[in-house]
RNA sequence: CUUGAAAAAGGCAAACCCGGUGAAAGCCGGGGACGCAAAGCCGCGAGUCUAAAGUCUGUAAAGGCCAUGAUAGUCGGGUUGCCAAGU
Numbered sequence: 001c002u003u004g005a006a007a008a009a010g011g012c013a014a015a016c017c018c019g020g021u022g023a024a025a026g027c028c029g030g031g032g033a034c035g036c037a038a039a040g041c042c043g044c045g046a047g048u049c050u051a052a053a054g055u056c057u058g059u060a061a062a063g064g065c066c067a068u069g070a071u072a073g074u075c076g077g078g079u080u081g082c083c084a085a086g087u
Base pairs, nucleotide, nucleotide: 001086002085003084004083011036012035016031017030018029019028020027021026034073040079041078042077044076045075046074047071048070049069054065055064056063057062
């Protein structure tokens, strides 16, 4: 530097359950493992989810739009790194 077939040291932890938090999506802690070679880190681009505030419709109830919220385990990009094999 390239690669992730096999092996190995170690790591992470989906669904679901319990507790907390939040308007929600979601997040945090504990249990739990479907999976993961960056499932380490960064919301920079796209996607997706939510819609409190704002705004529009409406007599009202209610509904529409909207990210400034969320997602790194949707994809791309940036950045750092373990083990092994090859050069």
Notes:
Predicted 3D model of an 87-nucleotide RNA (c-di-GMP-I-GGC riboswitch aptamer) from a Clostridia bacterium. The sequence was found by an Rfam model in a public genome assembly. The organism belongs to Clostridia, within Bacteria.